[in-house]
Molecule: small-subunit ribosomal RNA
Organism: Patescibacteria group bacterium
């Protein structure tokens, strides 16, 4: 330059992010099985299982031109016997057969003629007005009929031939014999059964694949020479005898040959000691060839060496004795330990020997973008294998698939003595298994044996069957049709949809039936020869006729609706759907995808960069060995030369074909096949370069290292030795209490502790110096001295020259803890006893205390052995801090100190750059380079078994089943913490009154009942819906009634409507009487409203408030909650909205990557306080008062002080009021599946002579008991009696009720006045004050509960009303634990209206005013809340998550006394066939005996794998079991690691280590000013 080919990702861990990581889908692909379902061809495939066993028939014969014989046919020929016939002699009738002629009848067919009649043509006449009638000729048709002439058949009659025996020829038959042909048969010879054809079990091997070599062999085939002569003796076969059931087998006699033998001949043969010796043949036939023997030569085959690739395992580490190699000898077609003797002691292995496990190997296959990874059906090359094991003979060629022997299982057959067999050829059976075909047809074609040759004989192969098994191509119509039909589904009930689909009109016939033709495989050379084939093709004719299904519609993923079912049935490939509204089940309807196929199930590749060569990572996600030394292996500084192994390149050779791509061709295309080409992993040989790497040699000094001078250390290892403290002992003072916790107790003390003071003993550790200090490779190492010894730094010339680096295997060193032997043992202290604390306490807390900590040897070898960061080396801005060196400079008296360079070490902040991110950042986790070692999802598990170590704990090394769809890092929002900061709130605290204690009321549970209607249930249910349960209400029980219905709407049909009234009944209801005719309309009707009927309907306080609207409560009147831009992060998300201050407040103000802005807050409303002005009926009678209205008034405005001189705060003027002036209304985003379906509406779903309706009566009022809200009390600040005195705000005509009269009263008469600032009620307001009695007591408190009389409502007070008098006179003497309410006109006491309502069960609720305090000015603390921080394994959010024991089921293991099976090895015994050998006999072939080897068997000891196994062990899985709370927040003792010990369990507890601890405080260092 051409050509060709060429890479995709989603789901799913989280409240949401990232990122790490695993699991799953979407593609292909198959020798495939299920399922459903199915019209046609055409090309390939079709026992992957049991190399399991096989019936039955067939796969290997062939040659007479190699030979002899038998059998049949044919033809000759020889011969017996018999039969006929002609000649000769000799009879001659009748039946009866056959044949022939002639007649005669049928009967069929054929030719010939042809009349009446029919058409059609041409004409002519008549009528009419375009048509009929009639005549006439010609053609064509034609029935009976009529003539000829042949066939058949049937009759009659007539002619012929035929039918007995002796001689001779003649023919013919039949049996022998003999040559010859053909064809069959068994045998003898040769050739071929070694190929074809089938399977993969064994092999991990020179088996295969590739390259390369030769010490060899090779029929049949090609070439070439040269020869092919002479004899013999036999044997099958057949035949006789014999044996046997068969198989078979013996024995006599005879025979042939290209069988066998022998001589002769001999060269390019072969042996050779170079004289010389040895070794061959066949012959058919009848003219032309086949053939036989020798040799060489070649072609093709083949055997044998070799180098190189290709599996898993080290939980296989050492194997080997013919074993490595020599020399002599056998042996082979040939090398070789191939086999034997001798010798020698070798060989192979970590570059994985040996042993196990799997597997035939390769072109190629499928996938892949590749690189690869998986596989090894068809096809084709190569190996093994023929029931199992062993052996040989025969050949060219075999240790032989359809050949032999022998042994072994199995199977048949038998006369019980013996035989016989091998489908991993085709077909076909049976088993096994999801599963894989006809006991087909023909050699016609390719091919193959054998023949000269025709030909035979091939289940090789060529075809046809069966099977949607894969591929590939056709088809089930095509164009027009809207009323957009029926139906069926949805449906806002309008209409959509199925759907131009159909129906019906037109038109086509692949395909199908049916008929007719009809190639080419084949054909060559004249004839013969087609299995498939009823074929491929073509023509014609019928007729939309004969021909669609699977799967799937929650997401991934194209594609939804209804209905049913109700965590049930049931889907699932991952997430996952299903508990009454399921696009996930199940079905209908539609719909999407694919199509004579679709699903589904298995495997393989993809995706998966998820083993990462291309292409990965290890601080925290899984991953750096605990330090270090080092062999081997890897890698490795400059220069120069040589060489060419690595590389690079030119050339040749080979990589079989057939597959792949390409370009072309044939089958109608296509799959298929055909030609050509081109790639090909690689690999052999011959040249050529020479930068790198290698490799020799020879130089160098930058890298390593020696050598000299300094220096610094808590490096090592020995010995010494000090002084402080516990503790133990004497002694001395001295007296009751020490000691120890939160707080006690055990304990120790009057036998004198504890204190103190003096002496002694003792053993362990060494304060201050002291630091993020220094050292060492880690562990590690501290009081001083001393001896010894390792390493490290500077700085200096000189030396050696790459001596280097990294390190598997190996070695050493290795905290604590443990362990052995010995000695110490003061403190501490596992264990263990006591005391406490708990529900419990095997723990934390206290008191003793033993192993043990110490010391010397030996062992153990793990640690959060950590910087959770391997080792070297080189690069890459900057600050600063400190340790030990050395140059310079200033500086002193001098040491120090200070400033600058520069080396090596230890820290901290940061650029860039990397990182998920957090970090990291010349001490890299940045940039590159070597070397190591490690990692692949969480669990099981660092376990088990197995080996090494180890004295024992245990340490290394290290799986697998099964089971999940997660587990994990980092970061973010948020919730939460027995974390921290700050802040509020009658939240605590100070006060005042209360509740809990009685009695009574009312509500709730709860228990009763027929019913005791229903809902509210921490706060946020319980004087609550209900602001008025006798009847009604009423929802609830008992009983009585109605069924289009108490109540709507439409239809009919009768009647105005209404009113009186009577009988039965509890009543509802049922039967009835009587009065009444209305309104609009001319009529007809119609409107209300009654009453009856039909059916559509109606009704439901039934269920779901987890289906719903509304409506509310609560958090909270708390100060939040949020947006747009920007801008910060890889994102989630973060600024904003945080900080300083400040406020009641996210109020404001400052500052700040924010700068606005919404929803809350404030303000704006409304009542009250002050004033002013207007109006004023009812108010009042003149500054007023009240009422309505309308203004002003308060803004931190002024003053002083504190602040950042901001916001604001604090104090004081003035003012009715002062810092929001008070009080109400007003509840952001949102939480709680909060409450309500019985207010009311509503989806769904249930009832419908009832779950509707309606009467009566009961019940919602019960009562051992328990809660909540209340009232009234327990009295002298009170009770009672008299007398005085001041409110507000409501309310009224189905009403409020005044004067007055009556009655103690409650009430009752009674009527005046009021639809209201007017009258009326409360109304005399009460508490208050004034003045009397009572005198501390269950009372002149305190009024319950009962007894008697009344009164009002109301149809009705008995269940179950209120309210009066009279009488009685209960409990109770100020209230445990605990708990509410309230900060000023407040709490507390005081009376007083209304709503509801006939009346009231109100003491409830709600409004009104009257009198009227006390504390706080603080935030430790409980209670809520808010803001910022922090930690979190939590997100349903701590009422969270979670661990482990025990009981329950199930599942898969691991170890067990044992048993079982298996496949090698080792030893031993036995020892078939069978070559080998030695002996006999024999000329030989043989034959008959010993020998060693040797296949199966056999026995014994040990080792391995596998399966079972009573029991046992641990582990995993499972909505609601038990004990306890280990761990996530300081998880309430901070957790964690190794280690011991100890306990029901999580886990305590002792020594040593990490921080992957919060929380305060210090120190110390770094950044910034």
């Nucleotide at each position: 330059u051409u050509u060709a080919c060429g890479a995709a990702g989603a789901g799913u861990u989280u409240g949401a992010u990232c990122c790490u990581g695993g699991c799953u889908c979407a593609g292909g692909a198959u020798g495939a099985a299920c399922g459903c379902u199915a019209g046609c061809g055409g090309u390939g495939c079709g026992u992957u299982u049991a190399a399991u066993a096989c019936a039955u028939g067939c796969a290997a014969g062939u040659c007479g031109a190699g030979c002899g014989c038998c059998c049949a046919g044919c033809a000759c020929u020889u011969u017996u016997u018999c039969u006929u016939u002609g000649a000769c002699a000799g009879a001659a009738a009748a039946a009866g057969u056959a044949a022939g002629c002639u007649c005669c009848a049928a009967c069929c067919u054929c030719c010939a003629a042809g009349c009446a009649c029919c058409a059609a043509a041409u004409u002519c006449c008549a009528a009419u007005u375009a048509u009929u009638g009639g005549g006439a000729u010609u053609u064509g048709g034609a029935a009976a009929u009529u003539g000829g002439g042949a066939u058949u058949u049937g009759g009659a009659a007539u002619u012929u031939a035929c039918c007995g025996a002796g001689u001779c020829g003649a023919a013919g038959a039949c049996g022998a014999g003999g040559u010859g042909c053909u064809g069959g048969g068994a045998g003898c010879g040769g050739c071929a059964g070694a190929c074809g054809g089938c399977u993969g079990a064994g092999u991990a091997a020179c088996a295969c694949g590739u390259u390369g070599g030769u010490a060899c062999c090779u029929g049949c085939c090609c070439g070439a020479u040269a020869c092919u002569c002479g004899a013999g003796g036999a044997u099958a076969g057949c035949u006789c005898g014999g044996a046997g059931a068969a198989a078979u087998c013996c024995g006599g006699a005879u025979u042939a040959a290209u069988a066998c033998u022998c001589g002769a001949u001999a060269g390019u043969c072969c042996c050779u000691a170079c004289g010389g010796g040895g070794u061959a043949a066949a012959g058919a036939u009848u003219u032309a060839u086949c053939g036989g023997u020798a040799u060489c030569g070649g072609a093709g085959g083949g055997g044998c060496c070799u180098g190189c690739g290709g599996c898993c395992u080290a939980u296989c580490a050492g194997u080997u004795u013919g074993u490595u190699g020599g020399u002599g000898a056998g042996g082979u077609a040939a090398u070789g330990g191939c086999u034997u003797a001798c010798c020698a002691a070798g060989a192979c292995a970590a570059u994985g020997a040996c042993g196990g496990g799997u597997a035939g190997c390769u072109g190629g296959a499928u996938u892949g973008a590749g690189a690869g990874a998986u596989c090894g059906a068809c096809c084709a090359g190569c190996c093994a294998g023929a029931a199992u094991g062993g052996g040989a003979c025969u050949g060219a060629g075999a240790c032989a698939c359809g050949g032999c022997c022998c042994a072994u299982a199995c199977u048949c057959c038998u006369a019980c003595g013996g035989g016989a067999g091998g489908c991993a050829g085709c077909a076909g059976u049976a088993a096994a298994g999801a599963a894989u075909c006809u006991u087909c047809c023909a050699c016609a074609a390719u091919g193959g044996a054998c023949g000269a040759a025709a030909g035979u004989c091939u289940g090789a192969u060529g075809g046809a069957g069966c099977g949607a098994c894969a591929c590939c191509g056709c088809g089930u119509g095509a164009g027009g049709g809207a009323u957009g039909a029926a139906g069926u589904u949805c449906u806002u009930a309008c209409g959509a949809a199925u759907g131009u689909a159909a129906a019906c009109c037109u038109c086509u016939u692949u395909u199908g039936u049916g008929u007719g033709g009809g190639a080419g495989c084949a054909a060559a050379u004249u004839u013969u020869u087609g299995a498939g084939u009823c074929a491929a093709c073509c023509a014609c004719a019928c007729g939309a006729a004969u021909a669609a299904g699977c799967a799937c519609c929650g997401g991934c993923u194209a594609a939804u609706c209804u209905c049913g079912u109700g965590c049930c049935a049931g889907c699932a490939g991952c997430c996952g759907c299903g508990g009454u509204a399921a696009u996930a089940c199940g079905a209908g309807a539609g719909g999407u995808g694919c199509a004579a196929g679709c699903g589904u199930u298995a495997u393989c590749c993809g995706g998966a960069a998820u083993c990462a060569c291309u292409g990965g990572g290890c601080g925290u996600a899984a991953a750096g060995c605990g330090u270090c030394c080092g062999c081997a292996g890897c890698c490795g500084g400059a220069a120069a030369u040589g060489u060419a192994a690595g590389u690079c390149u030119g050339g040749a050779g080979u990589g079989a074909a057939a597959u792949u791509u390409c370009a072309g061709a044939g089958c109608c295309u296509a799959a298929c096949u055909c030609u050509g080409a081109a790639a090909g992993c690689g690999u052999u040989c011959c040249g050529g370069a020479a930068a790198c790497u290698g490799u020799a040699u020879u130089u160098c000094u930058a890298g390593a290292g020696u050598u000299c001078g300094a220096c610094a250390g808590g490096g090592g290892u020995a010995c010494g030795u000090g002084g402080a403290a516990u503790u133990c002992c004497g002694a001395u003072u001295g007296u009751a209490g020490g000691g120890g916790u939160a707080a006690a107790a055990u304990c120790c003390g009057u036998a004198g502790a504890u204190a103190a003071u003096c002496g002694g003993a003792g053993g362990a550790a060494c304060a201050c110096c002291a630091a993020a200090c220094g050292c060492g490779a880690a562990g590690g190492c501290a009081g001083c001295g001393u001896a010894c010894u390792g390493g490290g730094u500077c700085g200096a010339c000189a030396c050696u020259g790459a001596c280097g680096g990294u390190c598997a295997g190996g070695g050493a060193c290795g905290a604590a803890a443990g362990c052995g032997u010995g000695g110490g043992g003061a403190g501490c202290g596992a264990a263990g006893g006591g005391g406490a604390u708990u529900a419990g306490a095997u723990a934390c807390c206290c008191c003793c205390g033993u192993a043990g900590u110490c010391c010397a040897c030996g062992c153990c070898c793990u640690a959060a052995a950590c910087u959770a960061u391997g080792a070297u080396u080189a690069c890459u801005c900057g600050a600063u801090u400190u340790g030990c060196g050395a140059g310079g400079g200033a500086u002193u008296c001098g040491a120090u100190c200070c400033c600058u360079u520069u080396g090596c070490g230890a820290g901290u902040c940061c650029a860039a750059g990397c990182u998920a991110a957090c970090g990291c950042g010349u001490u890299a986790a940045g940039u590159a380079a070597u070397c190591c070692g490690c990692c692949u999802g969480g669990g099981g598990a660092g376990u088990a078994c197995g080996a090494u170590c180890g004295c024992a704990a245990g340490a290394u090394u290290a799986a697998a089943a099964c089971u999940c769809a997660a587990a994990g890092g980092a970061a973010u929002a948020g919730a939460c913490g027995g974390g921290g900061a700050c802040c509020c709130g009658c939240a605590c605290a100070a006060g005042c009154g209360g509740u809990g204690g009685a009695g009574c009321a009312u509500c709730g549970g709860g228990u009763u009942u027929a019913a005791u209607u229903c809902g509210a249930u921490a706060a946020u249910a319980a004087g609550c819906g209900a602001g008025g349960a006798a009847c009604c209400u009423u929802a609830c029980c008992a009983g009585g009634a109605c069924u289009u219905g108490a109540c709507a709407u439409c239809c009919c049909g009768a009647g105005a409507a209404u009113c009186c009234u009577g009988u039965a009944g509890a009543a509802a209801u049922a039967c009835g009487g009587g009065a009444g005719u209305g309104c609009u309309g001319c009529a007809a009707a119609g409107a209300a409203c009654u009453c009856g009927g039909u059916g559509a309907c109606a009704g439901g306080u039934g269920c779901u408030g987890c289906a719903u609207g509304g409506u509310c409560g609560u958090c909270g009147u708390c100060a939040g909650c949020u947006c747009g831009u920007g801008c910060c992060u890889u994102g989630a998300g973060g600024u904003g909205u945080u900080c300083g201050g400040u406020u009641a407040a996210g109020u404001c103000c400052g500052u700040a990557a924010a700068c606005g802005a919404g929803c809350g807050c404030a303000a704006c409303c409304c009542a009250c306080g002050u004033c002013g002005u207007g109006u004023g009926u009812u108010a009042c009678u003149u500054u007023u008062u009240c009422a309505c209205a309308c203004g002003a008034g308060a803004c931190u405005g002024c003053c002083g002080g504190c602040c950042c001189u901001a916001a604001g705060c604090c104090g004081g003027a003035g003012g009715a009021a002062g810092g929001c002036g008070u009080g109400g209304a007003u509840g952001a985003c949102g939480u709680c599946a909060g409450a309500u379906c019985a207010g009311c509406a509503u989806g769904g779903c249930c009832c419908u002579u009832a779950u509707g309706u309606u009467c009566u009566g009961g019940g919602c009022g019960a009562c051992a008991c328990c809660g909540g809200u209340g009232c009234u009390a327990c009295a002298a600040u009170g009770g009672u009696c008299g007398g005085u005195a001041c409110a507000a705000a409501g309310g009224g005509u189905a009403g409020c009720c005044a004067a007055c009269c009556c009655g103690c009263g409650a009430g009752g008469g009674g009527g005046a006045g009021c639809c209201a600032a007017u009258c009326c009620u409360g109304a005399u307001a009460a508490a208050g004050c004034c003045g009397g009695c009572c005198u501390c007591a269950g009372u002149u408190c305190g009024g319950a509960u009962u007894g008697g009389a009344g009164g009002c409502u109301g149809c009705a007070a008995c269940u179950c009303g209120c309210c009066u008098c009279c009488a009685u006179g209960a409990a109770g003497u100020u209230g445990g634990a605990a708990u509410c309410g309230c900060u000023a006109g407040u709490a507390a006491c005081c009376g007083u209206g209304u709503a509801u309502c006939a009346g009231c069960c109100a003491u409830g609720a709600u409004a009104c005013g009257g009198u009227g305090a006390a504390u706080g000015u603080g935030u430790u603390c409980c209670c809520g809340g808010g803001u910022c921080u922090u930690g979190u394994a939590c997100u349903c959010a701590c009422c969270g998550c979670c661990c482990g024991u025990c009981a329950a089921g199930c599942c898969a293991u691991g170890a067990a006394a044992g048993a079982g099976a298996g496949g090698g090895g080792c030893a031993c015994c036995c020892g078939a066939a069978g070559g080998c050998u030695c002996u006999c006999g024999g000329u030989a072939a043989c034959g008959a005996g010993g020998g060693a080897c040797c296949a199966c068997g056999g026995u014994g000891a040990a080792a391995c794998u596998c399966u079972u196994g009573a029991u046992u062990g641990g582990g995993g899985c499972u909505a609601a079991g038990u004990c306890g709370u280990a761990a996530c927040a300081a998880g309430g003792u901070a957790u964690c690691c190794g280690u011991a010990g100890g306990a029901g369990a999580a886990c305590c507890u002792g020594c040593g280590g990490a921080u992957g601890g919060a929380u305060c405080a210090c120190c110390u260092c770094c950044u910034u000013u």